[in-house]
A computed fold for a 528-nucleotide part of an RNA from a wastewater metagenome, annotated as small-subunit ribosomal RNA, 5' domain. Its Rfam family is "Bacterial small subunit ribosomal RNA". Rfam links the family to the GO terms structural constituent of ribosome and ribosome.
Context: one part of a larger RNA
RNA sequence: GGAUGAACGCUAGCGACAGGCUUAACACAUGCAAGUCGAGGGGCAGCACGGGAGUAGCAAUACAACUGGUGGCGACCGGCGCACGGGUGAGUAACGCGUAUGCAACCUACCUAUCAGAGGGGAAUAACCCGGCGAAAGUCGGACUAAUACCGCAUAAAACAGGGGCACCGCAUGGUGAUAUUUGUUAAAGAAAUUCGCUGAUAGAUGGGCAUGCGUUCCAUUAGGUAGUUGGUGAGGUAACGGCUCACCAAGCCGACGAUGGAUAGGGGAACUGAGAGGUUGGUCCCCCACACUGGUACUGAGACACGGACCAGACUCCUACGGGAGGCAGCAGUGAGGAAUAUUGGUCAAUGGGCGGGAGCCUGAACCAGCCAAGUCGCGUGAAGGAAGAAGGAUCUAUGGUUCGUAAACUUCUUUUGCAGGGGAAUAAAGUGCAGGACGUGUCCUGUUUUGUAUGUACCCUGAGAAUAAGGAUCGGCUAACUCCGUGCCAGCAGCCGCGGUAAUACGGAGGAUCCGAGCGUUAUCC
Numbered sequence: 001g002g003a004u005g006a007a008c009g010c011u012a013g014c015g016a017c018a019g020g021c022u023u024a025a026c027a028c029a030u031g032c033a034a035g036u037c038g039a040g041g042g043g044c045a046g047c048a049c050g051g052g053a054g055u056a057g058c059a060a061u062a063c064a065a066c067u068g069g070u071g072g073c074g075a076c077c078g079g080c081g082c083a084c085g086g087g088u089g090a091g092u093a094a095c096g097c098g099u100a101u102g103c104a105a106c107c108u109a110c111c112u113a114u115c116a117g118a119g120g121g122g123a124a125u126a127a128c129c130c131g132g133c134g135a136a137a138g139u140c141g142g143a144c145u146a147a148u149a150c151c152g153c154a155u156a157a158a159a160c161a162g163g164g165g166c167a168c169c170g171c172a173u174g175g176u177g178a179u180a181u182u183u184g185u186u187a188a189a190g191a192a193a194u195u196c197g198c199u200g201a202u203a204g205a206u207g208g209g210c211a212u213g214c215g216u217u218c219c220a221u222u223a224g225g226u227a228g229u230u231g232g233u234g235a236g237g238u239a240a241c242g243g244c245u246c247a248c249c250a251a252g253c254c255g256a257c258g259a260u261g262g263a264u265a266g267g268g269g270a271a272c273u274g275a276g277a278g279g280u281u282g283g284u285c286c287c288c289c290a291c292a293c294u295g296g297u298a299c300u301g302a303g304a305c306a307c308g309g310a311c312c313a314g315a316c317u318c319c320u321a322c323g324g325g326a327g328g329c330a331g332c333a334g335u336g337a338g339g340a341a342u343a344u345u346g347g348u349c350a351a352u353g354g355g356c357g358g359g360a361g362c363c364u365g366a367a368c369c370a371g372c373c374a375a376g377u378c379g380c381g382u383g384a385a386g387g388a389a390g391a392a393g394g395a396u397c398u399a400u401g402g403u404u405c406g407u408a409a410a411c412u413u414c415u416u417u418u419g420c421a422g423g424g425g426a427a428u429a430a431a432g433u434g435c436a437g438g439a440c441g442u443g444u445c446c447u448g449u450u451u452u453g454u455a456u457g458u459a460c461c462c463u464g465a466g467a468a469u470a471a472g473g474a475u476c477g478g479c480u481a482a483c484u485c486c487g488u489g490c491c492a493g494c495a496g497c498c499g500c501g502g503u504a505a506u507a508c509g510g511a512g513g514a515u516c517c518g519a520g521c522g523u524u525a526u527c528c
């Protein structure tokens, strides 16, 4: 000198863009953050509509038991999603990450393409109803019922398992192809029906899994470490290879090219600095990993050993009728605590994206916006031109006078950024939805029309009056740009280093003046 997720002191007009618990992975009140589908199903708690025995009335009409008949729909069965998105960096020195390869050892829901198929049956169960237990959380029993829930049977291959021969290839285990070859095994679901779904198979796409080479902090005042340890055979297990697990057999394996142990730490793209080499860092954004009160375990599922799922153990908090229960903000806000220190218990699904749905749509603290904070970067302003009696006043000197603040002020003319007042007023929707028509030809496109804007009456534009609404901070001995007077008298104090102060202090305190930067300026901390 540069830099910072900074803090502190003094000061402070505006805007744009970015940023905001670095500490206690400490504990959390409250609200919200993952639902959706009635075009799978039985139903009908609630709402609306319709029908309506009957009651009152002369009638109009009013009331009304009942009724799933219709729109729709709480709860329930079922499907898909909840493994994404969002948070954090505790652990991890590791194939965790980065890079480059391999899988002849693998999986992949939804999506795309192609081929083939969906025949005929069965038994349950939730909801509803009845009853029991319990303070509650909840739970148990009986009876009834449906399905795209569940289970047999049939059919079946280019799938799977096994056998026989043929051809070709490689990288060792091996792999591929054609087979009228042969034996066995395995499937399906409907709906409101030109559509959407269902089943089997192949291929693709996407996403993952595994293995390997190289790279990846400090300590040798850590030198030996290791028994599933190293290898083999066989078996089990897995989507898959493998001591991954087990039985048996052998005695290996790693290590000064640093094993083992200890300390520290998420890794990378990148960021800061520097002429570079290098050094330091890994906050925001993107990719990967790990974690979800602590530890462990599996279930479901295409995918989890699952942040807002389950079970067990533990610590903590809460409720309790003392028998027993409930909970997990490292989601968004917010609270307490810790700390030098870090924001609103805001708005909207309008756009972008995600889930479900045929769609309308619903959900979305993702996201987009708004609020707070000079915490950063950039931009703008706090006026401009003229104006010497060089005014008054302050300060100072060699003092009837000069010098300086200083064209500074006053005064004259001008402008109106910004702010204030009044008026107008977006883009973001060239997208999407509904309706109608048309084209291709079966879910796409085109035309017309209708409708959808949180931010927002915001940005922006116009008009009006008026210099009006807007400057500070640090420093002035040398390094280092900027000097005098007064006070103090080794005191009070300053200080980054050298050092200054003991009666003429440009170094302390005040004043005048000056220098530097400027809505900031200094100090502290850290890195280069």
Base pairs, nucleotide, nucleotide: 001528002527003526004525006524007523008522009521010520013380014379015378016377017376019373020372021338026336027335028334030333031332032331035080036079037078040077041076043073044072047071048070049069050067051066054063055062056061087291088290089289096216097215098214099213100212101211102210103209106208107207111204112203113202114201115200116199117198119153121151122150129142130141131140132139133138159185160184161183162182163181166177167176168175169174190196191195217263218262219261224254225253226252229251230250231249232248233247234246235245236244266288267287268286269285270281271280272279273278293314294313295312296311297310316327317326318325319324344370346369347368348367352366353364354363355362356361383414384413385412386411393405394404395403396402397401420464421463422462423461424460428455431452432451434449435448436447437446438445439444440443472517473516474515475514476513477498478497479496483512484511485510486509487508493500494499